A computed fold for a 339-nucleotide RNA from Massilia sp., annotated as Bacterial RNase P class A.
[in-house]
RNA sequence: GAUGCAGGCCAAGACAGCCGCUGGCCGUUGCGUAAUGCACGGCGGGAGGAAGGUCCGGACUCCAUAGAGCAGGGUGACGGUUAACGGCCGUCCGCUGAAAGCCGCAAGGUAUAAGGCGAGGAACAGGGCCACAGAGACGAGCGUAUUCAGUUACGGUGAAACGCGGUAACCUCCACCUGGAGCAAUCCCAAAUAGGCACGCGUUGAGGCGGCUCGCGGAGCGUGCGGGUAGGGAGCUUGAGCGCCUGAGCAAUCAGGCGCCUAGAGGAAUGGCUGUCAUAGCGCAAGCGCGCAAGCGUGAGCGCCGUAACAAAAUCCGGCCUAUCGGCCUGCUUCACUU
Numbered sequence: 001g002a003u004g005c006a007g008g009c010c011a012a013g014a015c016a017g018c019c020g021c022u023g024g025c026c027g028u029u030g031c032g033u034a035a036u037g038c039a040c041g042g043c044g045g046g047a048g049g050a051a052g053g054u055c056c057g058g059a060c061u062c063c064a065u066a067g068a069g070c071a072g073g074g075u076g077a078c079g080g081u082u083a084a085c086g087g088c089c090g091u092c093c094g095c096u097g098a099a100a101g102c103c104g105c106a107a108g109g110u111a112u113a114a115g116g117c118g119a120g121g122a123a124c125a126g127g128g129c130c131a132c133a134g135a136g137a138c139g140a141g142c143g144u145a146u147u148c149a150g151u152u153a154c155g156g157u158g159a160a161a162c163g164c165g166g167u168a169a170c171c172u173c174c175a176c177c178u179g180g181a182g183c184a185a186u187c188c189c190a191a192a193u194a195g196g197c198a199c200g201c202g203u204u205g206a207g208g209c210g211g212c213u214c215g216c217g218g219a220g221c222g223u224g225c226g227g228g229u230a231g232g233g234a235g236c237u238u239g240a241g242c243g244c245c246u247g248a249g250c251a252a253u254c255a256g257g258c259g260c261c262u263a264g265a266g267g268a269a270u271g272g273c274u275g276u277c278a279u280a281g282c283g284c285a286a287g288c289g290c291g292c293a294a295g296c297g298u299g300a301g302c303g304c305c306g307u308a309a310c311a312a313a314a315u316c317c318g319g320c321c322u323a324u325c326g327g328c329c330u331g332c333u334u335c336a337c338u339u
Stems, first nucleotide, its partner, number of pairs: 001335002004332007013277007021046002024043005030038002048310001052321002055319005060182004072178005077091005092120001093118004101110003121173002126171002128167003138163001142155004186234004196225006208216002241260008281304004287298004
């Protein structure tokens, strides 16, 4: 210099000011509720690498559940890892995989590296199926030739042809795994109104008609208990947690030490405006390099623009898949040349 790969990090810029939203703590000789609270003031917290799809696996909760078996569903090389997995890591096997080199007039052919991909158990247990091509495609027949004789030989096509064929991403068999529903799970506190139950009072007139008397009127009234609803609370964010270091291991991963606390809403907050600066982009462009020149390359600086992808928590984790403007960084492979 060429060549093909792998991985990591950041990511709606940074800072300042002002105005908001949300929930936490503190304060108030403010207000309020059955209860939770509300208002004001102060302090500090407030989305992602995928928060997404809800595809797989778990934690957690409720329901179901003697034992054994069947059905149904799932997984499938070998070994490891893990809470678990269909994930991940390593190895084997198969396929794929560049420049160069080699062959060739050329078109093109040919190989491996790193890397990538693989639903990679079983086809003498049984059933089914085998496109196109081919005369014939699954199971023994057929075509041509040949022979005393289905006796022998051959059969262009095709993945497979006259068989010990192929196919399980068809049924099936084998081994292993496997209850159902999901945080709108589930649990607690608990109004008003209307039902319910119990007791008491009431047609010998209850309650009502604003206080008293009279009068009117005619069937409920009072107390207690219980379930449900509105409303409030728990679940709810300290966790298979994050960062750094050390050790074991090829690795996935594990162990130890030190440090840290990092949203918790609930018809659902995480936003808006202004200014300055920086990046990218666009325009102008001194200078520099190459060139005879036209010009080409690079480009200090100046001006303009004005924040930009995919998308946004909703019980929490481990994965997978999908979407993604732009920027930064690291590593691996082979070939050629120079020193």
Record summary
Rfam family: Bacterial RNase P class A. Rfam's curators write: Ribonuclease P (RNase P) is a ubiquitous endoribonuclease, found in archaea, bacteria and eukarya as well as chloroplasts and mitochondria. Rfam classes the family as a ribozyme. Its mean pLDDT, the model's own confidence on a scale to 100, is 79. It is recorded under the gene name rnpB.